[in-house]
RNA sequence: ACAGGCAAAUCUGGAGAGUGCCGCAUUAUGUGGCCACCGAAGGGGCAGGCAACGUGAGUUGUAAUCUCUCAGGUACCGAGGACAGAUGGGGCGUA
Numbered sequence: 001a002c003a004g005g006c007a008a009a010u011c012u013g014g015a016g017a018g019u020g021c022c023g024c025a026u027u028a029u030g031u032g033g034c035c036a037c038c039g040a041a042g043g044g045g046c047a048g049g050c051a052a053c054g055u056g057a058g059u060u061g062u063a064a065u066c067u068c069u070c071a072g073g074u075a076c077c078g079a080g081g082a083c084a085g086a087u088g089g090g091g092c093g094u095a
Base pairs, nucleotide, nucleotide: 001094002093005092006091009087010086011085012084013083018035020034021033022032023031024030025029036074037073038072042070043068044067045066049062050061051060052059053058
């Protein structure tokens, strides 16, 4: 110096699915159990693709908004929220 390659901070936008039943403590509300559901915190899994090795057969590695639903979540509100945009700096990195 680079706003760009990574990460982080701030702001903005941001979906889905039960006002379920029973019990306990309870003003609201919280919590335990049961059943039913959701995928966009996190987590797990995978190849007919790609890469490497191998004469070959094969072996190894590799992703997600895909998939599982462990976790989390399921009236409104609130919280959370992958992802996207903007801002500002200068943590990593590069020159």
Glycine riboswitch aptamer, 95 nucleotides, folded computationally.
Of the family's consensus pairs, 85% are formed in the model.
Its mean pLDDT, the model's own confidence on a scale to 100, is 76.